[in-house]
């Protein structure tokens, strides 16, 4: 200087004006109250002040808080995870190691039990895509012959083709030709032993059958997890109508009467419950964030200190200007994009700009 790899931050910056949510304080009116102290309210009252979107608020994929329902117990079925230790409230989460692929590295990517339980499936091409099978081809035996070759039947499975993959490589012994037939090495699998490591795995050694394609985000089988619904969860308070019950008083029946007991009872009173419209609450102090200090290879945990950071219900966070960055094709433009019960993740969008560390490559000293 080029190129690329990884992690981290920022998301224009100042100042004004108007407007609009939310909370304080205070004035001013109304009501409650005996005044007064206090308290409510104001179609949308005035006035000061504080404060008001994101790193993803996003997709709603996963996983908890909280909430209402269910639930003795088992079992089947569905549905999710799936190398190993950590962290973590927990997770399709992270953080290390391992293994495989990938890349020259730095680094990146894996749902990564089980394909020697079972089914099932391998596009085209190829003979044959998996208890095998032979297109050319190589050998033999037979038949015929124009002596070049060929035809039929049998061995072959070393070459050549095909294909994403072709039923272990490579040498030799054997053979009519061949073949793990058989040897030796060498890759794989697979028992055992031994050392290292918590552990998944690695390394070394012996030893066996000669090799057993690939797909399980097909079906399955093996382990291990899971009740359902979701803030329009639910919880309170409750105008009017409507509507139930209880009282007292009344009316009747029984009965000579009295008490007593049974029935009925319009409006009004009184009380009650369950609730609609409304309005509160859930709703923001949290598995919060900051800064330092200690553990720990990290994730992250302890401890000390400090702050309070939107809360809305047709549902605010917006306009304009000045200066000022950046960016232009000089007119202008400012990236993806907008809270709705909250928190942890994961993914997807994203101009620009900016720091750390790392890797290759050139040139110079």
């Nucleotide at each position: 200087c080029g190129g690329g790899a990884u992690g981290g931050g920022c998301g224009g910056a100042c100042g004004g004006u108007c407007g609009c949510g939310u909370c304080g304080c205070u004035u001013c009116g109304a009501c409650c109250c005996a005044c007064a102290a206090g308290g409510u309210c104001g179609c949308c009252a005035g006035g000061c002040g504080a404060u008001g979107a994101g790193g993803a608020a996003a997709g709603u994929c996963c996983g908890g808080a909280c909430u209402c329902c269910g639930c003795a117990g088992a079992g089947c079925g569905c549905g999710g995870u799936g190398c190993c230790g950590c962290g973590g409230a927990a997770a399709u989460c992270g953080c290390g190691g391992g293994c495989g692929g990938u890349g020259u590295a730095a680094g990146c990517c894996g749902a990564c039990g089980g394909a020697a339980a079972g089914u099932g499936c391998c596009a085209c091409a190829g003979a044959a895509a998996a208890c095998a099978a032979a297109c050319c081809g190589c050998c033999g035996a037979u038949c015929g012959c124009u002596c070049g070759a060929g035809a039929u039947c049998g061995g072959u499975a070393a070459g050549g083709g095909u294909g994403a993959a072709a039923c272990g490589g490579u040498g030799g012994u054997g053979u009519a030709a061949g073949a793990g037939a058989c040897c030796a090495c060498c890759a794989g699998c697979g028992a055992c032993g031994u050392g290292c490591g918590c552990a998944a795995g690695c390394g070394c050694g012996c030893c066996g059958g000669c090799u057993u394609g690939g797909c399980a985000a097909a079906c399955c089988c093996c382990a291990c997890c899971g009740g359902g619904a979701g803030c329009a969860a639910g919880g309170c308070c409750a105008c009017g109508c409507a509507g139930g019950g209880u009282u007292a008083u009344g009316g009747g029946g029984c009965g000579g009467c009295u008490c007593g007991u049974c029935c009925c009872g319009a409006c009004g009173g009184c009380c009650c419950g369950g609730g609609u419209a409304g309005g509160c609450c859930g709703c923001a102090u949290g598995a919060a964030c900051g800064u330092c200090g200690c553990g720990g290879c990290a994730a992250c945990g302890c401890g000390a200190u400090g702050u309070c950071c939107a809360g809305a219900u047709g549902g605010a966070u917006g306009a304009c200007c000045g200066u000022u960055c950046c960016c232009u094709c000089c007119g202008g433009g400012g990236a993806c994009a907008g809270a709705a019960u909250c928190c942890g993740g994961c993914u997807u969008a994203u101009a620009g700009c900016u720091c750390a560390u790392c890797c290759c490559g050139a040139c110079a000293g």
Predicted 3D model of a 365-nucleotide RNA (Bacterial RNase P class A) from a Candidatus Zixiibacteriota bacterium. A source record names the gene rnpB. The sequence is in RNAcentral, with records from ENA. Rfam family: Bacterial RNase P class A. Rfam links the family to the GO terms ribonuclease P activity, tRNA processing and dimeric ribonuclease P complex. By type it is a ribozyme. Taxonomically the source falls in Candidatus Zixiibacteriota (Bacteria, Pseudomonadati). Of the family's consensus pairs, 93% are formed in the model.